[in-house]
RNA sequence: GGAGUCAGCCAGACCGCCGCUGGGGCAAGCACCGAAAGGUGGCCUUGGAGGAAGGUCCGGACUGCAAAGAGCAGCGUAGCGGGUAACGCCCGUCCACCGCGAGGUGCGGAUCAGAGCCACAGAGACGAGCCGGUUCAGUCCGGAGUGAAACGCGGCAAUCUCUACGCGCAGCAACACCAAAUAGGCCAGCAUUGACGCGGCUCGCUGAGCUGGCGGGUAGGUGGCAUCGAGCCAGGUUGGCAACAACCCGGCCCAGAGGAAUGGCGGUCACGAUCGACAGCCGCAAGGGGGUCGAUCGCACAGAAUCCGGCCUAUCGGUUGACUCCACAC
Numbered sequence: 001g002g003a004g005u006c007a008g009c010c011a012g013a014c015c016g017c018c019g020c021u022g023g024g025g026c027a028a029g030c031a032c033c034g035a036a037a038g039g040u041g042g043c044c045u046u047g048g049a050g051g052a053a054g055g056u057c058c059g060g061a062c063u064g065c066a067a068a069g070a071g072c073a074g075c076g077u078a079g080c081g082g083g084u085a086a087c088g089c090c091c092g093u094c095c096a097c098c099g100c101g102a103g104g105u106g107c108g109g110a111u112c113a114g115a116g117c118c119a120c121a122g123a124g125a126c127g128a129g130c131c132g133g134u135u136c137a138g139u140c141c142g143g144a145g146u147g148a149a150a151c152g153c154g155g156c157a158a159u160c161u162c163u164a165c166g167c168g169c170a171g172c173a174a175c176a177c178c179a180a181a182u183a184g185g186c187c188a189g190c191a192u193u194g195a196c197g198c199g200g201c202u203c204g205c206u207g208a209g210c211u212g213g214c215g216g217g218u219a220g221g222u223g224g225c226a227u228c229g230a231g232c233c234a235g236g237u238u239g240g241c242a243a244c245a246a247c248c249c250g251g252c253c254c255a256g257a258g259g260a261a262u263g264g265c266g267g268u269c270a271c272g273a274u275c276g277a278c279a280g281c282c283g284c285a286a287g288g289g290g291g292u293c294g295a296u297c298g299c300a301c302a303g304a305a306u307c308c309g310g311c312c313u314a315u316c317g318g319u320u321g322a323c324u325c326c327a328c329a330c
Stems, first nucleotide, its partner, number of pairs: 001326010012269007020048007030041004050301001054312002057310005062171004074167005079093005094108001095106004109162002114160002116156003124151001130143004175223004185214006197205002231252003235248005271298008281288002
């Protein structure tokens, strides 16, 4: 200098103006929507997307079903050991395969029971075959070629199966609470001895229901839901090869909508690409790699939706560390 392997990090920064949205405080009065429940509106202050928020593929928390226990079925996992709340995740290690190597990958339990399959070649592929000789007798001896495997007892379990272990089912559209109209239900009262209705009363007319209460469900609304926690960040000690665990010290509370906020505009700087200009370096040359200034363009993948732990997938570019191989120089 070139080609690689593994493990990380960033995902533009700052300022101004205008918005959207969650929490807290002030105010507790008014206005609006609504039958109600409940919601909206003011001022101040403070927070507001990600490394994958994605796919919804695994595992949990949480909730309901019966208090979730046993068996069967079904589904899943599979060397061995460890970690974890748990896992199909992570770590270590053996084996097998790939790579010169740093490293990577995992289709890694069992052929003891039963079943299925074994391409091409070969007469025949799991069956006591064929040829020659021999014998009472496929009884014994010898031989050939194909093939991964051949005449006895092989292979495949990523074919069924068996073994061991795990899983009850459904999911925040879970679930809990508040709660109309209409219809239906139950109870009480009134009513063919005429209730109710005909705007108040009487008469009259009409003619089979009427009034009140209760309870369940629906529309609608609120909680669940932003959480003192398997919590986050920084540092340290101890144990462990490691994943990780225990403890100590300090700091923090960190988006929370419900057609769904997290944005728009302007300026300065940074980064990348292209073009132009300028000065200048190396080289005999052809040519080469950089610097400064200016202009234009660009800045990925993608966007929370009950919350966590993983896996997988997408990602313009920039950048750090360790290691391997090749070539050259000393």